[in-house]
RNA sequence: GAUCGGGAGAGGGCCGGUGAACCGGCCGCCGAAGGGGUAGCGCCCGCAAACUCUCAGGCAAAAGGACCGUUC
Numbered sequence: 001g002a003u004c005g006g007g008a009g010a011g012g013g014c015c016g017g018u019g020a021a022c023c024g025g026c027c028g029c030c031g032a033a034g035g036g037g038u039a040g041c042g043c044c045c046g047c048a049a050a051c052u053c054u055c056a057g058g059c060a061a062a063a064g065g066a067c068c069g070u071u072c
Stems, first nucleotide, its partner, number of pairs: 001072002004069003011027001013026005028059003034055001035053003040047003
């Protein structure tokens, strides 16, 4: 890195275009893709968090999903 399995949180919110998806707007929320900041560590300029910010992403299902396990 690949495969299979497990995998949380938060309004199926309101209005309009609409029959839904989708798009635009308005609030309310979530943190476990990614990204930023930093605690800390070290070879002092690097590494870097599950802490923090929510830019992004997400808030019925689906999809995604850090992380864990199986196999290669």
Predicted 3D model of a 72-nucleotide RNA (Glycine riboswitch aptamer) from a soil metagenome. The coordinates come from a structure-prediction model, not an experiment, and the mean pLDDT is 84. The sequence is in RNAcentral, with records from MGnify.